Glycine riboswitch aptamer from a marine sediment metagenome, 78 nucleotides, folded computationally. Model confidence (mean pLDDT): 76 of 100.

RNA sequence: CCAGCGGGAGAGACCAGCCAUGGCGCUGGCGCCGAAGGCGCAAAUCGUCCGGAAUCGCUCAGGCAAAAGGACCACUGG
Numbered sequence: 001c002c003a004g005c006g007g008g009a010g011a012g013a014c015c016a017g018c019c020a021u022g023g024c025g026c027u028g029g030c031g032c033c034g035a036a037g038g039c040g041c042a043a044a045u046c047g048u049c050c051g052g053a054a055u056c057g058c059u060c061a062g063g064c065a066a067a068a069g070g071a072c073c074a075c076u077g078g
Base pairs, nucleotide, nucleotide: 001078002077003076004075006073007072012030014029015028016027017026018025019023031064032063033062037060038058039057040056046051
């Protein structure tokens, strides 16, 4: 690094409208979250640069019942 398996947080099942009874639907509004991804700031040794280098900051994207997803962690195999 790859595959398998297990764990894995936060935040409105908010409001209005539409289709028409169908939905975990679509559109809009207000509020909110950070742990996919993205962007920003960052020291030393080294280095032209890059890198070093986020679980920090932003909230573009994403998300705010459950499921799914999920940084990251443990184990197994390669």